[in-house]
RNA sequence: UUCCGACAAACGCACCCCCGUCGCGAGGCGGGUCCGCAAAGCAGGGAGUCUCGCCGCGGGGGACGCGGCCGAGAUGGUCCGGCUGCCGAA
Numbered sequence: 001u002u003c004c005g006a007c008a009a010a011c012g013c014a015c016c017c018c019c020g021u022c023g024c025g026a027g028g029c030g031g032g033u034c035c036g037c038a039a040a041g042c043a044g045g046g047a048g049u050c051u052c053g054c055c056g057c058g059g060g061g062g063a064c065g066c067g068g069c070c071g072a073g074a075u076g077g078u079c080c081g082g083c084u085g086c087c088g089a090a
Stems, first nucleotide, its partner, number of pairs: 004088002012037002017032006035077001041083002045080003048075005053069006
């Protein structure tokens, strides 16, 4: 240095939920909270899931459901990959 990840040490982040706020929505942001995380840091390449829009079908109609899309977004604590990073036991 690389791989690796400890009942080690020093840090860090912050699930669900609540309040406020932005968004048609999925969700985002701030505060509280602290389930967990060795990358739960960064970005968003591939996939998955979700939302919106459009099309088709079902339905008397609507709600809703299913399927599709060279569509537009969201997710990032769903997975794979990329970049960077603390420590140094086995």